c-di-AMP riboswitch aptamer (ydaO/yuaA leader) from Syntrophobacter sp. SbD1, 130 nucleotides, folded computationally. The source organism's lineage runs through Bacteria, Thermodesulfobacteriota, Syntrophobacteria, Syntrophobacteraceae and Syntrophobacter. The model forms 96% of the base pairs in the Rfam consensus. Its Rfam family is "c-di-AMP riboswitch aptamer (ydaO/yuaA leader)". From the family's description: This family represents a conserved RNA structure found upstream of the ydaO and yuaA genes in Bacillus subtilis and related genes in other bacteria. The sequence was found by an Rfam model in a public genome assembly. The prediction has a mean pLDDT of 76.
[in-house]
RNA sequence: ACGCUUUAAUCGCCGAAUCCGGUCUUUGGAGCGGGGGACCCAGAAAAAAGGGGCGUAUCGCCAAAUGGCGUAGGGCAACCUCAUUGGCCCGAGCCCGUCAGCUAACCUCGCAGGCGUCAAGAGGGUACUU
Numbered sequence: 001a002c003g004c005u006u007u008a009a010u011c012g013c014c015g016a017a018u019c020c021g022g023u024c025u026u027u028g029g030a031g032c033g034g035g036g037g038a039c040c041c042a043g044a045a046a047a048a049a050g051g052g053g054c055g056u057a058u059c060g061c062c063a064a065a066u067g068g069c070g071u072a073g074g075g076c077a078a079c080c081u082c083a084u085u086g087g088c089c090c091g092a093g094c095c096c097g098u099c100a101g102c103u104a105a106c107c108u109c110g111c112a113g114g115c116g117u118c119a120a121g122a123g124g125g126u127a128c129u130u
Base pairs, nucleotide, nucleotide: 011116012115013114014113018030019029020028021027031111032110033109034108035107036106041101050099051096052095053094054093059070060069061068062067073090074089075088076087079125080124081123084120085119086118
């Protein structure tokens, strides 16, 4: 000097998952999200065995298989935001339990977890100095 790993702090990314109080092993509020729930509208039976929710995570093909190739869709800090080009990733999982369309009032639930940077160029805004 370079590379790798670990720890701490700051900062940042995915995500609704943050902040402020209190009588502080618990609880309240704000804010951000989810579900249930009328008229109207939509739908309408039976059978089959379903049906539904959170989430970007859906669908197709191949395969003996837990796998592979694509795809709807989603994500990617150096002041912030918007659009563009190229590049790199994800494309899961979980839950309710025979029940749920939309839905005002109303009722109710959550605020976890996991990670460490993508380059270019243009416009706009903000701050500082002269």